Description:
The part of an RNA shown here (small-subunit ribosomal RNA, 5' domain) has 524 nucleotides and comes from an uncultured prokaryote. It matches the Rfam family "Bacterial small subunit ribosomal RNA".
Context: one part of a larger RNA
RNA sequence: GAUUGAACGCUGGCGGCAUGCCUAACACAUGCAAGUCGAACGAUGAAGUAAAGCUAUCGGGUGAGUAUAGCGGCGGACGGGUGAGUAAUGCAUGGGAAUCUGCCCAGUAGUGGGGGACAACAGUUGGAAACGACUGCUAAUACCGCAUACGCCCUACGGGGGAAAGUGGGGGACCUUCGGGCCUCACGCUACUGGAUGAGCUCAUGUCAGAUUAGCUAGUUGGUGGGGUAAUGGCCUACCAAGGCGACGAUCUGUAGCUGGUCUGAGAGGAUGAUCAGCCACACUGGGACUGAGACACGGCCCAGACUCCUACGGGAGGCAGCAGUGGGGAAUAUUGCGCAAUGGACGAAAGUCUGACGCAGCAAUACCGCGUGUGUGAAGAAGGCCUGAGGGUUGUAAAGCACUUUCAGUGGGGAGGAAAGGUUAUAAGUUAAUAGCUUGUAACUGUGACGUUACCCACAGAAGAAGCACCGGCUAACUCCGUGCCAGCAGCCGCGGUAAUACGGAGGGUGCAAGCGUUAAUC
Numbered sequence: 001g002a003u004u005g006a007a008c009g010c011u012g013g014c015g016g017c018a019u020g021c022c023u024a025a026c027a028c029a030u031g032c033a034a035g036u037c038g039a040a041c042g043a044u045g046a047a048g049u050a051a052a053g054c055u056a057u058c059g060g061g062u063g064a065g066u067a068u069a070g071c072g073g074c075g076g077a078c079g080g081g082u083g084a085g086u087a088a089u090g091c092a093u094g095g096g097a098a099u100c101u102g103c104c105c106a107g108u109a110g111u112g113g114g115g116g117a118c119a120a121c122a123g124u125u126g127g128a129a130a131c132g133a134c135u136g137c138u139a140a141u142a143c144c145g146c147a148u149a150c151g152c153c154c155u156a157c158g159g160g161g162g163a164a165a166g167u168g169g170g171g172g173a174c175c176u177u178c179g180g181g182c183c184u185c186a187c188g189c190u191a192c193u194g195g196a197u198g199a200g201c202u203c204a205u206g207u208c209a210g211a212u213u214a215g216c217u218a219g220u221u222g223g224u225g226g227g228g229u230a231a232u233g234g235c236c237u238a239c240c241a242a243g244g245c246g247a248c249g250a251u252c253u254g255u256a257g258c259u260g261g262u263c264u265g266a267g268a269g270g271a272u273g274a275u276c277a278g279c280c281a282c283a284c285u286g287g288g289a290c291u292g293a294g295a296c297a298c299g300g301c302c303c304a305g306a307c308u309c310c311u312a313c314g315g316g317a318g319g320c321a322g323c324a325g326u327g328g329g330g331a332a333u334a335u336u337g338c339g340c341a342a343u344g345g346a347c348g349a350a351a352g353u354c355u356g357a358c359g360c361a362g363c364a365a366u367a368c369c370g371c372g373u374g375u376g377u378g379a380a381g382a383a384g385g386c387c388u389g390a391g392g393g394u395u396g397u398a399a400a401g402c403a404c405u406u407u408c409a410g411u412g413g414g415g416a417g418g419a420a421a422g423g424u425u426a427u428a429a430g431u432u433a434a435u436a437g438c439u440u441g442u443a444a445c446u447g448u449g450a451c452g453u454u455a456c457c458c459a460c461a462g463a464a465g466a467a468g469c470a471c472c473g474g475c476u477a478a479c480u481c482c483g484u485g486c487c488a489g490c491a492g493c494c495g496c497g498g499u500a501a502u503a504c505g506g507a508g509g510g511u512g513c514a515a516g517c518g519u520u521a522a523u524c
Base pairs, nucleotide, nucleotide: 001524002523003522004521006520007519008518009517010516013371014370015369016368018366019364020363021329026327027326028325030324031323032322035074036073037072041070043068044067081282082281083280090207091206092205093204094203095202096201099199100198104195105194106193107192108191109190110189111188112146114144115143121136122135123134124133125132126131152161153160154159166187167186168185169184170183171182174181175180208254209253210252215245216244217243220242221241222240223239224238225237226236227235257279258278259277260276261272262271263270264269284305285304286303287302288301307318308317309316310315335361337360338359339358343357344355345354346353347352374404375403376402377401384395385394386393387392408465410460411459412458413457414456418451422446423445424444425443426442427441428440429439430438431437468513469512470511471510472509473494474493475492479508480507481506482505483504489496490495
């Protein structure tokens, strides 16, 4: 000099943009943060409504729509947080072969015919609660056989094995038990092949300090057989051999998430790893598996432990390193805000629902950037202050006065863009037996904004509301007076202060930076 996720002191007008627990991976009250689908399924029920039948009124049934506890599907493995552990099961770069991959894309072949249950529900019943138990009934895209098998799997090459599910929209003939069959379209379902994406495995090189750590190792190193995995492999096991690593630093100890990057520097390098992005690890502590395409799973399960809470003492409940917020720690770090309007995600055919992701707003001069706090004129060089050699000098064109301007803030009006979608109608093409329906395109109409009193523009009034901080002995830009008297004090280094202190304290003046200025800490 540059820099910072900074803090402290004094001061503080506006806007833009970014950032904001670096400490206790300490403990957490409260609310929210993952749901969705009735176009898979049985069931329940308020209001409202159309047609037929009945009727004085009531009432009953059917269809559509709405709401939902349950069964079922998909998603809760993403998104969000933190950096405790980890010096290599990690990360970075570049290779490899023995693998899996839901949803998505392309292609091939199918989607036939049956069965038995379990929730919900009803009844009985246990418990303070959490939560159950027994009996009975029932549906399905839930579950299980049978049939079929292009391709798939196993094979001793003779052969053997294995699948599925329907739902919704529309409809001219024909059939009908009047439910529908049948045809067609859309979404599904099953098997297989390829792709894409994601993931697992493996190799090489690089990746902090200590030798006041020199030897380490028994599943250890390799082989064979077997097991296990999606897959290679001591990954596991039995047997056999005696290997493997190490001064090119093994082992041990300490410290640490790694990287793209960031800061500094002419560079080489040094330091660092906040925000953003990639990877890894973790989710009260330790262990374990289940489900699933994917987890050994932050807001899932089981066991053990510590802690907290409830209890009728028999037993139960919980996990903010999600967003806010609280206590505590600390020099120190924000709102228990608004909205799904946009972007993205989950589910759904869609409308849509959910989304503390995200978009915004609030707080903080925490950083960076921009603007303003007026402009011109004005010598009687006013008054006052300070200095003085008492003449004057300086503050100083500074003020006052005069003439202007109105950024920003204030008040009042106007006012984009972020909006693409979605819905209704019409129309064209494709599909089709079809002018239904569906899909896509086009046109018209309609229509969605948290921010928001938006940005921006116009008008109004009036210099009106807006300057401080540090320093002035040398380094280092900037000097005098008074007070003090080795005292009080200053100090980054040299050093000042013991009666004329440009170095302490005050004043006047000056210098530097400026909504900041200094100090402290840290890095180059």